[in-house]
Parts: sequence; structure tokens; C1' cells
RNA sequence: GCCGUUGUGGCUCAGGGGUAGAGCGACUGAUUCGUAAUCAGUCGGUCGGGGGUUCAAAUCCCUCCAACGGCUCCA
Repeated sequence: GCCGUUGUGGCUCAGGGGUAGAGCGACUGAUUCGUAAUCAGUCGGUCGGGGGUUCAAAUCCCUCCAACGGCUCCA
């Protein structure tokens, strides 16, 4: 330098055009003599940045950034 994969709540991941979910977590309550476990509820992201297409974009297109992998070059 070229190609590819990935980027979504604090963490691990779903969702592949119709205004974001699960598990873990945190908090509150119930239960318990108390803790853990269990049960119920709540909190928390507008989807890596920017632009475009569309009535509508996390999702499609372009570009940039970051991580990882492969190939190549050797100034």
C1' cells in the first nucleotide's frame, strides 16, 4: 500500500429498511434472623464520526476513524 471482518446500554452479544432488545450488571422492593440464591419492578444506548439515498436508515451507498486478520512491497 491492497483486501476482508468487526464497531449497538457499564460488560458479552442479538437485531440486515417501519421511530432499539436479551443475558450479565446496578438500584428498589418481596422473601430470610442475616447473607447468598430466587421472584417482581426500575435504571441505562438513539447504534464509531461525517455525508448521501429513502416517506422512513442501526440496517443500503460513499468517506473518515479505531481494533483484528490476510496478502504484498521494501523505499
Record summary
A computed fold for a 75-nucleotide RNA from a Candidatus Methanomethylophilaceae archaeon, annotated as transfer RNA. Rfam family: tRNA. By type it is a transfer RNA. The organism belongs to Methanomethylophilaceae, within Archaea. The prediction has a mean pLDDT of 82. The RNAcentral record of the sequence draws on ENA.